[in-house]
């Protein structure tokens, strides 16, 4: 320096072009003497950033940022 991946609530991850979802974790409520187990119900998101394409982008494309892999 070259190639390639990945980057979505706290957290680990799915979504691949049309209402952003799951485990876990928080909270509240129910069970308990009690705590934990179970059941219920609610909270949290500018989808890394900027620009394009498009009727419509978390998803495609350029370009930047960060991480990580290989290869010189």
């Nucleotide at each position: 320096g070259g190639u390639c991946g990945c980057g979505u609530g706290g957290u680990c991850c799915a979504g691949u072009g049309g209402u952003a979802g799951g485990g876990c974790g928080c909270u509240u409520c129910g069970u308990u003497c009690a705590c934990a187990u179970c059941g219920a119900a609610g909270a949290a998101g500018u989808c890394c950033c900027u620009g394009g394409u498009u009727c419509g982008a978390a998803u495609c494309c350029a370009g930047g940022c960060g991480c990580g892999a290989c290869c010189a």
This is a predicted structure of a 72-nucleotide RNA (transfer RNA) from Candidatus Woesebacteria bacterium CG22_combo_CG10-13_8_21_14_all_45_10. The RNAcentral record of the sequence draws on ENA. The coordinates come from a structure-prediction model, not an experiment, and the mean pLDDT is 81. Rfam family: tRNA.